Large-subunit ribosomal RNA, domain I from a mouse gut metagenome, 541 nucleotides, folded computationally. RNAcentral holds the full RNA, with entries from SILVA. Model confidence (mean pLDDT): 86 of 100.
Context: one part of a larger RNA
RNA sequence: GGCAUUCGGUGGAUGCCUAGGCGCUAAGAGCCGAAGAAGGACGCGGUAAGCUGCGAAAAGCUACGAAGAGCUGCAAGCAAGCGACGACUCGUAGAUAUCCGAAUGGGAGAACCCUAUUGGAGUAAUAUCCAAUAAUCCUUAAAUGAAAAAGAUAGUUUAAGGAAGGCAACCCGGGGAACUGAAACAUCUAAGUACCCGGAGGAAAAGAAAGAAAACUCGAUACCCCUAGUAGCGGCGAGCGAAGAGGGUAGAGCCCAAACCGACUCUACGGGGUCGGGGUUGUAGGACCUUCAUAAGGGAUGGAGUCAUAGCUGAACGGCUUGGGAAAGUCGAUCGAAGAAGGUAAGAAUCCUGUAAGCGAAAUGGCGAAAGACUGGAAGGAAUCCUGAGUACCACGAGGCACGUGAAAUCUAGUGGGAAUUUGGGGGGACCACCCCCUAAGGCUAAAUACUCCUUAGCGACCGAUAGAGAACAAGUACCGUGAGGGAAAGGUGAAAAGAACCCCGGAAGGGGAGUGAAAAGAACCUGAAACCGGAUGCUU
Numbered sequence: 001g002g003c004a005u006u007c008g009g010u011g012g013a014u015g016c017c018u019a020g021g022c023g024c025u026a027a028g029a030g031c032c033g034a035a036g037a038a039g040g041a042c043g044c045g046g047u048a049a050g051c052u053g054c055g056a057a058a059a060g061c062u063a064c065g066a067a068g069a070g071c072u073g074c075a076a077g078c079a080a081g082c083g084a085c086g087a088c089u090c091g092u093a094g095a096u097a098u099c100c101g102a103a104u105g106g107g108a109g110a111a112c113c114c115u116a117u118u119g120g121a122g123u124a125a126u127a128u129c130c131a132a133u134a135a136u137c138c139u140u141a142a143a144u145g146a147a148a149a150a151g152a153u154a155g156u157u158u159a160a161g162g163a164a165g166g167c168a169a170c171c172c173g174g175g176g177a178a179c180u181g182a183a184a185c186a187u188c189u190a191a192g193u194a195c196c197c198g199g200a201g202g203a204a205a206a207g208a209a210a211g212a213a214a215a216c217u218c219g220a221u222a223c224c225c226c227u228a229g230u231a232g233c234g235g236c237g238a239g240c241g242a243a244g245a246g247g248g249u250a251g252a253g254c255c256c257a258a259a260c261c262g263a264c265u266c267u268a269c270g271g272g273g274u275c276g277g278g279g280u281u282g283u284a285g286g287a288c289c290u291u292c293a294u295a296a297g298g299g300a301u302g303g304a305g306u307c308a309u310a311g312c313u314g315a316a317c318g319g320c321u322u323g324g325g326a327a328a329g330u331c332g333a334u335c336g337a338a339g340a341a342g343g344u345a346a347g348a349a350u351c352c353u354g355u356a357a358g359c360g361a362a363a364u365g366g367c368g369a370a371a372g373a374c375u376g377g378a379a380g381g382a383a384u385c386c387u388g389a390g391u392a393c394c395a396c397g398a399g400g401c402a403c404g405u406g407a408a409a410u411c412u413a414g415u416g417g418g419a420a421u422u423u424g425g426g427g428g429g430a431c432c433a434c435c436c437c438c439u440a441a442g443g444c445u446a447a448a449u450a451c452u453c454c455u456u457a458g459c460g461a462c463c464g465a466u467a468g469a470g471a472a473c474a475a476g477u478a479c480c481g482u483g484a485g486g487g488a489a490a491g492g493u494g495a496a497a498a499g500a501a502c503c504c505c506g507g508a509a510g511g512g513g514a515g516u517g518a519a520a521a522g523a524a525c526c527u528g529a530a531a532c533c534g535g536a537u538g539c540u541u
Base pairs, nucleotide, nucleotide: 001540002539003538004537005536006535007534008533009532015526016492017491020463021462022460023459024458025457026456027455028454029452030451031166032165039100040099041098042055043054044053046078047077050074051073061094062093063092064091065090066089070082071081072080105114106113107112115134116133117132118131119130120129121128136163137162138161139160140159141158142157143156144155170201171199172198173197174196175195181188185235211218212217222249223248224247225246232240233239253444254443255442256388260277261276262275263274264273265272266271282422284387285386286385287384288381289380290379291378292377297375298374305367306366307365308364309363311359312358313357317332318331319330320329321328333350334349335339341353342352343351393417394416395415396414398412399411403429424439425438426437427436428435479486480485499525502513503512504511505510
């Protein structure tokens, strides 16, 4: 030196645990903001660095309700207090709420600087301090009102109302890639995806046929299943990819414009404007004329009740044994509309919190029955009038339709041209005829559908500290970066601190006794593997 055995050290694997995550279900909620948000800065404690809470009224103030013996957060100690005259805690409604931030009196390198007006405190007077107001834009209203008269307009001022900014996903719209695939690549694909911008809602969008179809037709929209990887599209490559029908969920239909009538008003008398009535469709309807009707239905407000935001009641067990400890074992009982779960020194229906079943609100909010102001029609006639115009349609070049220009309809915008008026007009995949369907050029519309930053209750052949969120711990922290941004590690004594008085060695660290404890598990603390280091013994070179 090596090997083996053994005893230690180191180390933190493994096992067990869970305070935290992940996924989902059912309800709720689906917004906050100039009454100053979201997010921050700086402060506030007897002692106070961090977190939490709060705001110069600063770990808090007030009222009401719940609750009932302790309390002064995490978080010990000391100090000083509070509390049955009801503290602390929980809920509801308020007060206060510095400075920055849309930030809005002006400015600025966010959390800072400076000002005006009015009122107040203060001073001999300045100073200084306090309160309120003072940004911009839009709409409406009022007042005022220039350019050589009047009127009008522009403008100005004031008042009231509104906007702005934030927000996880879902939604609509305006823009819009590339990598990639095609085994290269250009049409194509990826994909109208990512991303940027605008806007809205609890959903959004769509929506009451100028539809789909081709049967004895259907009858707004949306979504699901199917049709169907079909019909098709496609350097007919890669790929892309319907619709009708059928079966379901849900179910709901309406309002204008015009003709015509009336009132007011302007008028260059042709007519125009505002308001009210009227009217709203394809079996064409309406105006207009004639005749009949006043119901069903809808319904602002309302608030019987109900739910949420604190809580309350809530059955039934003892002995013995082992043990540090009983909930275990054993003996004998009980309750059960409660044998879910968690805790308690181990494994508890009957010890605690609960659970089943019931009960409950001064205050605020949600839903909401009845009564109910008000609103609310049909038939016939046929002469005239009305029924959405730079629209339909056409051409050109585009976009979008599953459809890449194709025989390419249908839909949309651009440029140019440009109708008809119900005997009208559009569609049925070029186009024409017949036939059938529908009625454009105005608008609104619940539900079925999508999503989850958030609240409550619950669930899991989900994880269990290199896992599960990046984060079970002072975590978006420490740290890194000029910055955008990147981004950790780190859980476990014990049932209870009972956290080791006292003695000894040592400067201390540490150790030996003593003591606690079931056990040192001794705070570098459960278990404590291996690598690695050392002591002892044996064998061997």